Transfer RNA from Candidatus Methanoperedens sp., 74 nucleotides, folded computationally.
Its mean pLDDT, the model's own confidence on a scale to 100, is 81.
Rfam family: tRNA. From the family's description: Transfer RNA (tRNA) molecules are approximately 80 nucleotides in length.
Taxonomically the source falls in Candidatus Methanoperedens (Archaea, Methanobacteriati, Methanosarcinales, ANME-2 cluster).
[in-house]
RNA sequence: GGGCUCGUGGUCUAGCCGGUUAUGACACCGCUCUCACACAGCGGAGGUCCGGAGUUCGAAUCUCCGCGGGCCCA
Numbered sequence: 001g002g003g004c005u006c007g008u009g010g011u012c013u014a015g016c017c018g019g020u021u022a023u024g025a026c027a028c029c030g031c032u033c034u035c036a037c038a039c040a041g042c043g044g045a046g047g048u049c050c051g052g053a054g055u056u057c058g059a060a061u062c063u064c065c066g067c068g069g070g071c072c073c074a
Stems, first nucleotide, its partner, number of pairs: 001073007010026003019057001028044005050066005
C1' cells in the first nucleotide's frame, strides 16, 4: 500500500433480508428473604448504537468517506 472483517449501557452481547418504547447476561443501586452474609426473587438507574454525509415517509440496520481494532496478502 491492497483486500476482508468488526465497532451497540461499566463489561460481554442479541438485533444488522430498514418499521412503533434497542435485547439479554454480568456488574451497580434499592426492596424482600436471613440473627447476619451469601444465594434466590422483585424492582430501578445506566445507551452520542464510533464520527460525518447520502438514500428513504422512516436508518443501529442500506451506500459512501473518515477514525479505531483484528485477520490475510505484498